Overview:
Predicted 3D model of a 109-nucleotide RNA (SAM riboswitch aptamer (S box leader)) from Planococcus sp. CPCC 101016.
RNA sequence: UUCUUAUCAAGAGAGACGGAGGGACUUGGCCCUGUGAUGUCUCAGCAACCGCCCUAACUAUAGGACAAGGUGCUACUUCCAGUAGGCGAACAAGCCUAGAAGAUAAGAA
Repeated sequence: UUCUUAUCAAGAGAGACGGAGGGACUUGGCCCUGUGAUGUCUCAGCAACCGCCCUAACUAUAGGACAAGGUGCUACUUCCAGUAGGCGAACAAGCCUAGAAGAUAAGAA
């Protein structure tokens, strides 16, 4: 980097450095930001994918407990929409389902 599977409406911030844009990409919208964002580091925390243990089945699996370790995460639903279909009499608003793209984990090449 690619592929497969699972999840993505919950949860969890302080300090230091730094000094301009940032919220993945593109378009539109909506936001954050010199009252210092995004980012980096330290500490703290959240969660429970891997881990570990228990119960039921024991072949898949389901439920539950723990958090020392490997990751991850700690503005906004992946910030929202875009593509297809549907509800909405129609336009518009709004809503639902699927998809695309993306993120994370585990496994494989």
NCBI's taxonomy places the organism under Bacteria, Bacillati, Caryophanales, Caryophanaceae, Planococcus. The sequence was found by an Rfam model in a public genome assembly.